FMN riboswitch aptamer (RFN element) from Bacillus thermotolerans, 129 nucleotides, folded computationally. The model forms 100% of the base pairs in the Rfam consensus. The prediction has a mean pLDDT of 78.
């Protein structure tokens, strides 16, 4: 070190300004927001040579959530283009798209289910080894 079993604790961000109208944080204009793992032949930090640490994709793979269903299970959103390079869907650069449910003037941003559930992330103890 690594595997298992108990526990603890933690684990989502987001309409500023403005139109119109009786009313819209919902519509326009226009602003802002990106959960967890995993993927590099990238970058950084020590170290000093072969091992460690930390960055690192909303739209690439899963995975939570969500929705259907009595359970079994099923169903789910979006991205190019240029550039550098031996190599890039992940790096620079532009230019796009995307975002459950239930209420309400039509909601990724309000208010509710939710003092929920949670992928998963750090500790602690105990066993194995």
């Nucleotide at each position: 070190a690594u595997u298992c079993a108990u526990c603890u604790u933690c684990g989502g961000g987001g309409c500023a300004g403005g139109g119109u109208g009786g009313a819209a944080u919902u519509c326009c204009c226009g602003a802002c927001c990106g959960g967890c793992g995993g993927u590099a032949u990238g970058g950084a930090a020590a170290a000093g040579u072969u091992a460690u640490u930390c960055c690192g994709a909303g739209c690439c793979c899963g995975c939570g959530a969500g929705c259907c269903g009595a359970a079994a299970g099923g169903c789910u959103g979006a991205u190019u283009u240029g550039g550098u390079g031996a190599g890039a869907a992940g790096c620079c650069a532009a230019a796009g798209c995307c975002g459950a449910c239930a209420g309400u003037a039509u909601a990724g941003u309000c208010u509710g289910g939710a003092u929920g559930g949670g992928a998963g992330a750090a500790g602690a103890u105990g066993a194995a080894g």